[in-house]
Glycine riboswitch aptamer from Alsobacter soli, 103 nucleotides, folded computationally. The prediction has a mean pLDDT of 76. Its Rfam family is "Glycine riboswitch aptamer". Rfam describes the family as follows. This family represents the bacterial glycine riboswitch.
RNA sequence: ACGAUCUCUGCGGAAGACGCUGUCGGGUGCAUGAUCGCACUCUGACAGGGCCGAAGGCGCAACCGCCCCGGAAACGCUCAGGCAAAAGGACCGCAGAGAGCUG
Numbered sequence: 001a002c003g004a005u006c007u008c009u010g011c012g013g014a015a016g017a018c019g020c021u022g023u024c025g026g027g028u029g030c031a032u033g034a035u036c037g038c039a040c041u042c043u044g045a046c047a048g049g050g051c052c053g054a055a056g057g058c059g060c061a062a063c064c065g066c067c068c069c070g071g072a073a074a075c076g077c078u079c080a081g082g083c084a085a086a087a088g089g090a091c092c093g094c095a096g097a098g099a100g101c102u103g
Stems, first nucleotide, its partner, number of pairs: 005099009018049001020048007027040004050083003056079001057077003063071003
C1' cells in the first nucleotide's frame, strides 16, 4: 500500500403467515325518569385453536480444518420471535472506520 476476509456504524432494498375467535373491563355515542340494552376498523387484559420462518436459539449434515476434536447452511425444529400498518428482519448493495492475514 493493494486484493480477498472479519467486526462496527450510516444510507437504501428486503419475504412469509389469522387486521382470527371467545370472555371480561374501560372510553365514546344513542336510548330511558333511571337501570337493563344497542353501536364502535376506539383501548387494555386473559383464554383458545390455526399459521409463518429471514432476529436469536437448537439439531442433522454436504464441506472444511490445527483431524484428539472442532467449525459449519438460505436444510430441519419452532423454545423464543412474528401473522393490517408501524416496528423488527437473515441476506444484498454503496460509503466510512477498525482488525488481522498474505505478497